The RNA shown here (SAM riboswitch aptamer (S box leader)) has 112 nucleotides and comes from Thalassobacillus devorans. It was read from a public genome assembly, where an Rfam model found it.
[in-house]
RNA sequence: UUCUUAUCUAGAGAGGCAGAGGGACUGGCCCGUCGAAGCCUCAGCAACCACUGGUAUAACCAGAAAGGUGCUAAUUCCAGCAAGUUGUGUGAUGCAGCUUGGAAGAUAAGGA
Numbered sequence: 001u002u003c004u005u006a007u008c009u010a011g012a013g014a015g016g017c018a019g020a021g022g023g024a025c026u027g028g029c030c031c032g033u034c035g036a037a038g039c040c041u042c043a044g045c046a047a048c049c050a051c052u053g054g055u056a057u058a059a060c061c062a063g064a065a066a067g068g069u070g071c072u073a074a075u076u077c078c079a080g081c082a083a084g085u086u087g088u089g090u091g092a093u094g095c096a097g098c099u100u101g102g103a104a105g106a107u108a109a110g111g112a
Base pairs, nucleotide, nucleotide: 001112002111003110004109005108006107007106008105013042014041015040016039017038021031022030023029025080026079027078028077043072044071045070048068049067051063052062053061054060055059076104081101082100083099084098085097086096087095088094
């Protein structure tokens, strides 16, 4: 880098250095000199892997958190493509909302 599978409306921040950006992309809308990104320290959340116990054993349930990751503004901040549906409007194209699925992205585990 890429493939597969699972999850993504819950949860959890202080300090130091730094000094203008950040929220993947596009549009929107937000966050930011009352201090963004990044780096460091400590703390926390969760429970994917690993661990412990059980069972109906390619799995599932429960437990623990000293290990390997991850995460600690806003639903993945919202939408993006398609189908269905509600309201409304036009000569016609529409506009506003809702539901479902998909795409994209993130994280983990396994593979190439």